[in-house]
Context: one part of a larger RNA
């Protein structure tokens, strides 16, 4: 001086507690172990591995994961020597699951010279050979960059001065007060830095603008629609700026910083949300994004390629969906977002098919046209407590879409089938508000494929102003045989 304490004091936090949904039982889906296999490629392992690398494993992808077939200066770089005017691209023929291998044709480029003809030369290609390539092979305990994680906790430090023989204290402790080492006070400290906070969206207003947006009043037209003239008021877009500072009053309080209550306002004490994560921990996690020591390998641990395999199934564990139902199911009717995508795209509307879907053809590089139907809710009927008009798992047949190809192994539709489940043990998660809950919508990834993953919005609570105890942290204070 830290660290540890089933010491102490003092603070915080969905820590607990009040509370509301959950998870642990079914069925599924996906990950993981495990066990199988010719092979199930590898990597992540309390929290901080297990819808995680993978924002998309039929072939590609992919990856000495397998069985096979093949190349050996190579699938890719640079560089030298010879070799060359024939070759390479390309074609065409045999073999072959393709890769590849064996022959065959076929034709160029620039400068010189030159009478077309052709001759010499050079690059680049190509062939040989030599140097090298090349390796998702080890080694994250060599290593850089990045990353989780304590934790957005409120701390880590430095200069100079004091103090101490020193290691090192003081500063940063103490009252007081914050969300904060946030301020104030006091003070052998006086300053300063990395953090906190100040940044950006987003709630209110005003201005400037007025299409492709918007339509109050005037006019024109329609069955009907801002359709037209026209207008900028008003929604809105999107630029500027105003606004919020404990500024204003009370009251507490040390005359301080503060806190309590109020009043004005769209907000009020950090409004709300988000970006941002300090010195460091824990040889934490990636040598399969990259980058790189070393090591190891070179007719192969590289390199092509055809299947097959990453999808295997007695079980096990995590995280999801979807349910056990009437606060619901099934039917008709009617309603009201937001955010984004859109050219190899999005695709109205018409016709056709129950239906995925086809067909045919407009509009849009989009505040202009498309996806687009939001869906929970509302009205009305129907079902009446039942393994059912709850459930939707498997299966059968029959279709459609993408794609070279859906057997292993994709999705999707129609009719059949209806399995398990009637609220879940011991445990154990999240959440304090436009929050849980719950509804649907959209995007990336993507030929195709989402119950993940990112994201919009809609409807929308309860609890609980307390800290005894549980679990993490913070300061100060005490014990140690630990460092």
């Nucleotide at each position: 001086u830290g660290a540890c304490g089933g010491g102490g004091g003092c603070u915080c936090a969905c820590a607990c507690a009040a509370g509301c949904g959950g998870u642990g039982g079914a069925g599924g889906a996906u990950g993981u172990g495990g066990c199988u296999u010719a092979a199930u490629u590898c990597g992540a392992g309390c929290c901080u591995a297990c819808g995680c690398g993978a924002a998309g494993a039929a072939c590609c992808u992919u990856a000495u994961c397998c069985u096979g077939g093949g190349c050996u200066u190579g699938a890719c770089a640079u560089c030298g020597a010879c070799g060359g005017a024939u070759u390479a691209a390309c074609c065409c023929u045999g073999g072959g699951a393709a890769a590849c291998c064996a022959g065959g044709g076929c034709c160029a480029c620039g400068c010189c010279c030159u009478u077309u003809u052709g001759g010499g030369u050079g690059g680049a290609a190509c062939g040989u050979c030599g140097a090298c390539a090349g390796g998702u092979g080890c080694u994250g305990c060599a290593u850089g960059g990045c990353u989780g994680u304590c934790g957005u906790c409120a701390g880590c430090u430095c200069g100079u001065g004091u103090c101490g023989u020193g290691a090192g204290a003081u500063g940063u402790c103490g009252g007081g007060u914050u969300a904060a080492g946030u301020c104030c006070c006091u003070u052998a400290a006086c300053g300063a830095g990395c953090g906190a906070a100040a940044c950006c969206c987003u709630g209110u207003c005003a201005c400037u603008a007025g299409u492709u947006g918007c339509c109050a009043g005037c006019g024109g037209g329609u069955c009907a629609u801002g359709c037209c003239g026209g207008g900028g008021a008003c929604u809105c877009u999107a630029g500027u700026g105003g606004g919020a500072c404990u500024g204003c009053c009370g009251g507490u309080g040390u005359u301080a910083a503060a806190c309590c209550g109020g009043a004005g306002g769209a907000a009020g004490g950090u409004g709300g949300g988000g970006a941002u994560g300090a010195c460091g921990u824990c040889a934490a996690g990636c040598c399969c994004u990259c980058a790189u020591g070393g090591c190891c390998u070179u007719u192969a641990u590289g390199c092509c390629c055809a299947g097959g395999g990453c999808u295997g199934c007695a079980c096990a564990c995590g995280u999801c969906c979807u349910a056990c139902a009437a606060u619901g199911g099934c039917g008709c009717g009617c309603a009201c977002a937001a955010a984004g995508g859109g050219a190899a795209g999005c695709c109205a509307a018409c016709c056709u098919g129950c239906g995925a879907g086809g067909g045919u053809c407009a509009g849009c590089a989009a505040a202009u046209c498309c996806c687009a139907a939001a869906a929970a809710u509302c009205g009305c009927g129907c079902c009446u407590c039942a393994g059912u008009u709850c459930g939707g798992a498997u299966u059968g047949c029959a279709g459609g879409c993408u794609g070279c190809a859906a057997c292993u192994c994709g999705c999707c539709u129609g009719c059949a089938u209806g399995a398990a489940g009637c609220c879940g043990g011991a445990a154990u998660c999240g959440c304090u508000a436009g929050u849980a809950a719950u509804c649907g919508c959209g995007g990336g990834u993507c030929a195709g494929c989402a119950u993940a993953c990112c994201g919009c919005g809609g409807u929308g609570a309860a609890u609980g102003u307390g800290u005894u105890c549980c679990u993490g942290a913070g300061c100060c204070u005490u014990g140690u045989a630990c460092a």
This is a predicted structure of a 483-nucleotide part of an RNA (small-subunit ribosomal RNA, 3' major domain) from a metagenome. The RNAcentral record of the full RNA draws on SILVA.